Large-subunit ribosomal RNA, domain II from a Pyrinomonadaceae bacterium, 703 nucleotides, folded computationally.
The full RNA is in RNAcentral, with records from ENA.
Lineage of the source: Bacteria > Acidobacteriota > Blastocatellia > Blastocatellales > Pyrinomonadaceae.

Context: one part of a larger RNA
RNA sequence: UCCGGCGAGUUACUCCUCACGAGCGAGGCUAAGGUGUUCAGCACCGGAGCCGCAGCGAAAGCGAGUCCGAAAGGGCGACCAUAGUUCGUGGGGGUAGACCCGAAACCUCAGUGAUCUAGCCAUGGCCAGGUUGAAGCUUCGGUAACACGGAGUGGAGGACCGAACCGAUGUGGGUUGAAAACCGCUCGGAUGAGCUGUGGCUAGGGGUGAAAGGCCAAUCAAACUGGGAGAUAGCUGGUUCUCUCCGAAACAUAUUUAGGUAUGGCCUCAGGCGUUUACUCGAGGAGGUAGAGCACUGCAUGAGCGAGGGGGUUUCACAACCUACCGACCCCAAGCAAACUCCGAAUUCCUUAGAGUCCAGAGCCUGGGAGACAGGAGCCGUGCGAUAAUGUGCGGCUGCGAGAGGGUAAGAACCCAGACCGUCGGCUAAGGCCCCAAAGUAUAGACUUAGUGGAGAAGUUAAGGAUGUGAGUCCGCUCAGACAGCUGGGAGGUUGGCUUAGAAGCAGCCAUUCCUUUAAAGAGUGCGUAAUAGCUCACCAGUCGAGUGGAUUUGCACCGAAAAUGGUCGGGACUAACAAGUCCGUCACCGAAGCCACGGAUUGAGAAGGUCUUCGGACCUUCUUGAUGGUAGGAGAGCGUCGUCAGGGCAGAGAAGGUUUCCUGGAAGGGGAGCUGGAGCGCUGACGAGUGAAGAUGCCGGA
Numbered sequence: 001u002c003c004g005g006c007g008a009g010u011u012a013c014u015c016c017u018c019a020c021g022a023g024c025g026a027g028g029c030u031a032a033g034g035u036g037u038u039c040a041g042c043a044c045c046g047g048a049g050c051c052g053c054a055g056c057g058a059a060a061g062c063g064a065g066u067c068c069g070a071a072a073g074g075g076c077g078a079c080c081a082u083a084g085u086u087c088g089u090g091g092g093g094g095u096a097g098a099c100c101c102g103a104a105a106c107c108u109c110a111g112u113g114a115u116c117u118a119g120c121c122a123u124g125g126c127c128a129g130g131u132u133g134a135a136g137c138u139u140c141g142g143u144a145a146c147a148c149g150g151a152g153u154g155g156a157g158g159a160c161c162g163a164a165c166c167g168a169u170g171u172g173g174g175u176u177g178a179a180a181a182c183c184g185c186u187c188g189g190a191u192g193a194g195c196u197g198u199g200g201c202u203a204g205g206g207g208u209g210a211a212a213g214g215c216c217a218a219u220c221a222a223a224c225u226g227g228g229a230g231a232u233a234g235c236u237g238g239u240u241c242u243c244u245c246c247g248a249a250a251c252a253u254a255u256u257u258a259g260g261u262a263u264g265g266c267c268u269c270a271g272g273c274g275u276u277u278a279c280u281c282g283a284g285g286a287g288g289u290a291g292a293g294c295a296c297u298g299c300a301u302g303a304g305c306g307a308g309g310g311g312g313u314u315u316c317a318c319a320a321c322c323u324a325c326c327g328a329c330c331c332c333a334a335g336c337a338a339a340c341u342c343c344g345a346a347u348u349c350c351u352u353a354g355a356g357u358c359c360a361g362a363g364c365c366u367g368g369g370a371g372a373c374a375g376g377a378g379c380c381g382u383g384c385g386a387u388a389a390u391g392u393g394c395g396g397c398u399g400c401g402a403g404a405g406g407g408u409a410a411g412a413a414c415c416c417a418g419a420c421c422g423u424c425g426g427c428u429a430a431g432g433c434c435c436c437a438a439a440g441u442a443u444a445g446a447c448u449u450a451g452u453g454g455a456g457a458a459g460u461u462a463a464g465g466a467u468g469u470g471a472g473u474c475c476g477c478u479c480a481g482a483c484a485g486c487u488g489g490g491a492g493g494u495u496g497g498c499u500u501a502g503a504a505g506c507a508g509c510c511a512u513u514c515c516u517u518u519a520a521a522g523a524g525u526g527c528g529u530a531a532u533a534g535c536u537c538a539c540c541a542g543u544c545g546a547g548u549g550g551a552u553u554u555g556c557a558c559c560g561a562a563a564a565u566g567g568u569c570g571g572g573a574c575u576a577a578c579a580a581g582u583c584c585g586u587c588a589c590c591g592a593a594g595c596c597a598c599g600g601a602u603u604g605a606g607a608a609g610g611u612c613u614u615c616g617g618a619c620c621u622u623c624u625u626g627a628u629g630g631u632a633g634g635a636g637a638g639c640g641u642c643g644u645c646a647g648g649g650c651a652g653a654g655a656a657g658g659u660u661u662c663c664u665g666g667a668a669g670g671g672g673a674g675c676u677g678g679a680g681c682g683c684u685g686a687c688g689a690g691u692g693a694a695g696a697u698g699c700c701g702g703a
Base pairs, nucleotide, nucleotide: 001703002702003701004700005699006698011096012095013094015093016092017091018090019089020088021087022086023085024084027051028050029049033045034044035043036042037041055062056061065076066075067074068073099238100237102235106228107227108226110225111224112223118202119201120200121199122198123197124196125195126194127192129161130160131159132157136153137152138151139150140149141148165189166188167187170185171184172183173182204220206216207215208214241638242637243636244635245634246633251264252263253262254261255260266371267369268368269367270366271365272364273363275360276362278357279356280355281354282352283351284350285349286348291343292341293340297337298336299335301333302332304330308326309325310323311322312321313320375400377398378397379396380395381394382393383392384391405416406415407414420600421599422598423597425596426595427594431590432589434572435571436570440587442586443585445583446582447581453574464559465558468556469555470554471553472552473551474550475549476548477547485543486542487541488540489539491516492515493514496510497509498508522537526535527534601628602627603626604625605624606623607622608621609620610619611618612617639692641689642688643687644686645685646684647683649681650680657676658675659674660673661672662671663670664669
């Protein structure tokens, strides 16, 4: 993982509530118990009690009223009159384990454990071999005597080295192991606080502990077994047949509340009201946003005027004067603002006795049942953030959620479009029409040469740069010859003055940068020299012979251009006569579950006909016109399994079950035949459930 079986909303209560059905009805019902009987049943008795018919008050109590109050007044009731109660079935709630499985834990005045391990008690056992050589003693020396010294003897020690034995430092292996702690090498202790056998003692908030929260039978921050016990689990997972109708929410408020819950909003069902709903127009209101403005509050710039202040001159002081300083008020000009407003939209919102459209799964009221209170994206307006984020918060709309289909290569949300079913019919939407691949190698005019195009709804490109090229606009020069090229000239005062070592057009400074000769030629545009020189430019002439130079707007292109395994527009491929690129037009076509056509199913509303009727209506047939995506969830109608009762059946001439195959229904499903099997089993109606499996790291068995 697969197969088979088992596996989850149950049961109880004379509890509460609602709907439906039935009985009786201002009443309704019995309970325990009893009697009878055809005896788990049924019939009858039993009115104790319960609910209702009257309320108000804490109560005494009074009573269609009553309570508070001195009263006024107010609270709760009554009115117009009315409906209850019992049983059954179903929805929901309560109390119970209460849909099922799942803790870690807690308690126990229940018990089992010290054969492992910790400590202790009693009684036994064990420690190869080697080394060192304490005290004491003997003797010699020595002393007044001791002391002291030498040699020997001696054999101490939590002494030394090192097997057994006990341990476990480092490392390699092992780590679905040979082993639920091992193997190899290495290492510590090894006469001691040593190791060890046997028997015994200490027990769970307790023991034992040279102390690590260690150990107490592979279990220890409180052992194990039974019990409380189905602990509790606002948490996770799972929760079993079918079809039909409707169809959410991820918000507000509150919460020891934030992943829970309650009430409201939103969904559904029943009953009631009967257009009250929605939209548009008209009518009447609300408002301070966008924008704008500067009248207020603030911010802020320049000019004028200039109070006041700073600095200076002067004075004994007052004063006076000066000032390229600062500068209020006022005035002029021009600005800024979410928490500014003299103004002020669009949209929106509220009311509506008017008019119109619409009859919609519109609206309102009462009651039963929910789910939901983790949302998320796009666009618009905004706060926070960085005018970042698939960021985060608020408001509006849309869709996703709960929505399939077509497009976007692929893709919850983008674009198109809302799937009842069928058709080898048709038309379109978005988007497309060279091939993959349905439809134009369509058509008119232009542009692009960069494979730009090429990921443009989004998934990047900018500042900046350039005789790319197309279309415009403006301003110069130009047959009295322009622009470019070529030839020649480009002079003199003068090396202008200053500065400087030098400064001569060309380091720097100054200048009314002048004058002359000229066709023209700067007191000089660059290169150059130490400075000169030299080259060149401006400017002029000649030659040539028709356009040429600049500015600006704009289309398409170019550079700028960088990411990690091999590239790419979805791919192939596509541009110079003609695009499959781009722009602006035109006409076809393709293209979806959209629309149309035909057939069918269910259902709402309306109409006609028929059957039945307790006269309310119910059912059937036909026609018309609508509807039928759907998660949580509400409502409705069914299929099947097991059993019971009644009726009526099948079966050894072969029941159930199994298997192969055929037929059939809108689904769950139903039926037939053959083979197998070998004894029970359908059908119709009613009733009752241990009633439906793919899921729960489900349980048991098998593969």